This is a predicted structure of a 350-nucleotide part of an RNA (small-subunit ribosomal RNA, central domain) from a Steroidobacteraceae bacterium.
The organism belongs to Steroidobacteraceae, within Bacteria.
RNAcentral holds the full RNA, with entries from ENA.

Context: one part of a larger RNA
């Protein structure tokens, strides 16, 4: 350099926009850098390699030829890349009309139930649990009416339903705002895909301040099991869960499935639009797109499974893996307040 690979064996960055780069539709002209052809000169000699010769043969020496796949120069080809002009519309983009969504941030509303507080009726137990105990209770509790506080989460609808790039999103109301789809085919005219490095977004935990704390709950104490019980179980209970600025950057961040683009038999659901069918309107049936889901052809795979949402057939790009520990450790480096993240080894062992 070539050659294998990443759903589960080691391997797809947690996601996205995006710089370099790398790579790109379709039709002409032109141009010769890449590419192909031809001459020239150079590739020293020897040594390989091939034909001879010369020592009794080797080995070893000697003659010729190849070869030396490079370079440089010159002529020439013009498909293919490339460049450079000029079109073209299938990629892409806008732009008119449509419809669906827990897409995002803010503000405000509303009832249910939990808990305290404060009244009333009311009496002895409540509560707990595999059995209990702790633990509330005659200073009147659970239970049950009425009322005020106040915080968090929004039953039913709720659905292999939606929406988002993932993380993630669910009571209502209102402006604010992203994005994808439909259906017209207007307009633009390759403006394209990917993406090293950048930069942004990231569950929960977890920090810094200032708040708020209803319920729940690491930590903790206290009953209990138990040989023992720093646990499961029960009784409490602080942080924290919550809001506000500001960090952190991790995850079994999973589809364990990296993004795009083209092909490649079907089946049956299930969302949103459009078309037809119908006098209208709806339904209901049929087509068409875009998402979601299940089954299974062909192919693929070690098998499991996958199977037009491909893990099937090709292309373009990035990222990644190379036995198990040791070790996501050490050193360094870089970023964090910090925990601690990124990067990331070797010894040495089987």
């Nucleotide at each position: 350099c070539u050659g294998g690979g990443c759903g589960u064996a080691a391997a797809g960055c947690g996601u996205g926009c995006g710089u370099a780069g790398a790579c790109g539709g379709u039709c002409a002209u032109g141009u010769a850098a890449g590419u192909c052809g031809g001459g020239u000169g150079u590739g020293a000699a020897a040594g390989c390699c091939c034909c001879g010769g010369g020592c009794u043969c080797a080995a070893c020496c000697u003659g010729g030829g190849a070869a030396u796949u490079g370079c440089a120069u010159u002529c020439g080809a013009g498909a293919c890349u490339g460049c450079a002009u000029g079109g073209c519309u299938a990629g892409g983009g806008u732009g008119c009309g449509g419809a669906a969504g827990a897409g995002g941030g803010a503000a405000g509303c509303g009832g249910a139930a939990u808990u305290u507080c404060c009244g009333g009726u009311g009496u002895a137990g409540c509560g707990g649990u595999g059995a209990a105990a702790u633990g509330c209770g005659u200073a009147g509790a659970u239970a049950u009416c009425g009322g005020a506080a106040g915080g968090a989460a929004c039953a039913c609808c709720u659905g292999u339903g939606g929406c988002g790039a993932a993380a993630g999103c669910g009571g209502c109301u209102c402006a604010c705002u992203g994005g994808a789809c439909c259906a017209u085919u207007a307009c633009u005219g390759a403006c394209a895909c990917u993406g090293a490095g950048g930069c942004a977004c990231g569950a929960a935990a977890g920090c810094u301040a200032g708040g708020g704390g209803a319920g729940c709950a690491a930590a903790c104490a206290g009953g209990a099991u138990u040989a023992g019980a720093u646990a499961c179980c029960c009784u409490g209970g602080u942080a924290g869960u919550c809001c506000u600025a500001g960090c952190c950057c991790u995850a079994a961040a999973c589809g364990a499935u990296g993004a795009c683009u083209g092909c490649u038999u079907g089946g049956u659901g299930u969302g949103a639009c459009g078309g037809g069918u119908a006098c209208c309107c709806a339904a209901u049936c049929c087509c068409g797109c875009c998402g979601u889901g299940c089954c299974g052809u062909a192919g693929c795979u070690a098998a499991c499974g996958c199977g037009u949402u491909a893990a099937g057939c090709a292309g373009u790009c990035c990222g990644c893996c190379u036995g198990g520990g040791g070790a996501g450790u050490a050193c360094g480096g870089u970023c964090g307040c910090a925990a601690g993240g990124c990067u990331g080894a070797a010894a040495c062992u089987c």
Background:
The coordinates come from a structure-prediction model, not an experiment, and the mean pLDDT is 88.